This is a predicted structure of a 476-nucleotide part of an RNA (small-subunit ribosomal RNA, 3' major domain) from Trichopus zeylanicus subsp. travancoricus. NCBI's taxonomy places the organism under Eukaryota, Viridiplantae, Streptophytina, Tracheophyta, Trichopus zeylanicus. Its Rfam family is "Bacterial small subunit ribosomal RNA".
Context: one part of a larger RNA
RNA sequence: UGAUGGAGGCCCACACAAGCGGUGGAGCAUGUGGUUUAAAUUAAUGCAAAGCGAAGAACCUUACCAGGGCUUGGCAUGCCAUGAAUCCUCUUGAAAGAGAGGGGUGCCCUUGGGAAUGUGGACAUAGGUGGUGCAUGGCUAUCAUCAGCUCAUGCCAUAAGGUGUUGGGUUAAGUCUCACAAUGAGUGCAACCCUCAUGUUUAGUUGCCACCAUAGAGUUUGGAACCCUGAACAGAUUGUCAGUGAUAAGCCAAAGGAAGGUGAGGAUGACGUCAAGUCAUCAUGCCCCUUAUGCCCUAGGUGACACAUAUGCUACAAUGGGUGGAAUAAAGGGUUGCGAUCCUGCGAGGGUGAGCUAACUCCAAAAACCAAUCCUCAAUUUGGAUUGCAAUCUAAAACUUGCCUACAUGAAGCCGGGAUUGCUAGUAAUCGCCGAUCAGCCAUACGACAAUGAAUUCAUUCCCAGGCCUUGUACA
Numbered sequence: 001u002g003a004u005g006g007a008g009g010c011c012c013a014c015a016c017a018a019g020c021g022g023u024g025g026a027g028c029a030u031g032u033g034g035u036u037u038a039a040a041u042u043a044a045u046g047c048a049a050a051g052c053g054a055a056g057a058a059c060c061u062u063a064c065c066a067g068g069g070c071u072u073g074g075c076a077u078g079c080c081a082u083g084a085a086u087c088c089u090c091u092u093g094a095a096a097g098a099g100a101g102g103g104g105u106g107c108c109c110u111u112g113g114g115a116a117u118g119u120g121g122a123c124a125u126a127g128g129u130g131g132u133g134c135a136u137g138g139c140u141a142u143c144a145u146c147a148g149c150u151c152a153u154g155c156c157a158u159a160a161g162g163u164g165u166u167g168g169g170u171u172a173a174g175u176c177u178c179a180c181a182a183u184g185a186g187u188g189c190a191a192c193c194c195u196c197a198u199g200u201u202u203a204g205u206u207g208c209c210a211c212c213a214u215a216g217a218g219u220u221u222g223g224a225a226c227c228c229u230g231a232a233c234a235g236a237u238u239g240u241c242a243g244u245g246a247u248a249a250g251c252c253a254a255a256g257g258a259a260g261g262u263g264a265g266g267a268u269g270a271c272g273u274c275a276a277g278u279c280a281u282c283a284u285g286c287c288c289c290u291u292a293u294g295c296c297c298u299a300g301g302u303g304a305c306a307c308a309u310a311u312g313c314u315a316c317a318a319u320g321g322g323u324g325g326a327a328u329a330a331a332g333g334g335u336u337g338c339g340a341u342c343c344u345g346c347g348a349g350g351g352u353g354a355g356c357u358a359a360c361u362c363c364a365a366a367a368a369c370c371a372a373u374c375c376u377c378a379a380u381u382u383g384g385a386u387u388g389c390a391a392u393c394u395a396a397a398a399c400u401u402g403c404c405u406a407c408a409u410g411a412a413g414c415c416g417g418g419a420u421u422g423c424u425a426g427u428a429a430u431c432g433c434c435g436a437u438c439a440g441c442c443a444u445a446c447g448a449c450a451a452u453g454a455a456u457u458c459a460u461u462c463c464c465a466g467g468c469c470u471u472g473u474a475c476a
Base pairs, nucleotide, nucleotide: 001476002475003473004472005471007470008469009468010467011466015460019423020422021421022420023419026314027313028312029311030310031309032308033307034305035304042053064300066298067297068296069295070294077124078123079121080120081119082118083117087102088101089100090099091098092097107114108113109112127289128288130287131286132285136283137282138278139277140276143272148187149186150185151184152183153182154163155162156161166179167178168177169176193266194265195264196263198234199233200232201231202230203229204228208223209222240254243251244250303442316416320375321374322373323372325370332363333362334361337356338355342351343350344349382413387408388407390405393402429452430451432449434447435446
């Protein structure tokens, strides 16, 4: 100087407390371990692996396994020979591939050659999701959006080093202020960026409708006020006032204001730590394979199942379930697409194909909510697993192994031990809608969007994580 202490002081965070809802018990979904297997490809393993890489494993993907094939190779560059390329048919085969036959020549300059392309040959080489993340780049997680980490000059010390960066206050903050052998500076903090909340100006089509017009409908005439959308500005700075403080920095209350003390959310992640993660995104050193650890194909597997575990979904009901009725969003997507309408089917769907390259049209029905009615505390009109049978859709192809529909079946479960987790406001909780990936979909996942909308925080004693100062240490 660090590290560390069941040492002290100060401070902070959904860390505890206060509260609300869960997990842990049940069934199912998904991931992981284990076991099994010809194969169950692989990475990730406390927090910081485990609905994770994977924004979508029937084939493909695919890296795994079995079998059938290829060996200058599916791909790149160079050399030689030959045929233009393209095309058609047959045999064999599960396919890949192998074998055979037929037709038939173009373009540019012209003895001949060239461009493009196929086949054959020899070699340099190709190829490798093979190994090493403890050889690496790049990217990323974590401490942590924590407030720290340093430098120049000066001064102090024999030196390592210290000072500055400490102290009194203050802050979300090494934020600011005062003091001080320090004076300055850099990087972080903050601000600058984006979205949301208010207003003004401007622009009005596909959006809007107060007045005018219409039998009715923003349908049309008309309008530019309103709503909304796009753009440009304004606005918040402790600015004002009272109190407090050291006449400071600030703190507390009030007014005005759409918004008040960082207005809310996002992006933004210092020096470093963990030989953290990734050689399977990519790139790359070295090592290894080269008739195979490369390449093609068919089928299987990644979906197995005594069990263990993680994350979720659905429930256990009356604040509920069923039935019919009626109301209100935002954001997104659509031409190999979204698909209205009408007909048909109990339904999933099928037929038809208007409109839309979208503020125009379609997906599209929002659902909880509301009023009415049935059920009346029961394993039930709860719960929906499991199974049978019949269908639909996508796709060459749903057996292994897809989603969906109808009918029948109707399991466990009556609120969950020790333990454990999320959340401080338009948040939790509840409710639905959309999107990416995508032929289809195992999505209950992930990412967004709006609707309804709480409770509690007395406080820092304790638990966990972190910051600053002081101190102990047989540690470095």